[in-house]
């Protein structure tokens, strides 16, 4: 000084909250939904426009929203 385990620690997993499990990740990083047109482009792919879904990676509970009865 490197690299690699193993703990503690922090983050993250398309829309809140807090608990639980999962996974992932180590600041050079996990992670940042889906159509459709259109522009650039040889293709992947950016970028601009409209539309659609869902509060979970998951489980339950709360709050927000939607629909549909009924008092």
């Nucleotide at each position: 000084u490197u690299u690699g385990c193993a703990c503690c620690c922090g983050g993250c997993a398309a829309u809140g909250a807090g608990g639980u499990c999962u996974g992932c990740c180590g600041u050079u990083a996990a992670c940042c939904g889906c159509c459709u047109g259109a522009u650039c482009u040889g293709c992947u792919g950016u970028u601009c426009a409209g539309g659609c879904u869902a509060a979970u990676g998951a489980c339950a509970u709360c709050u927000a929203c939607c629909a549909a009865c009924g008092g």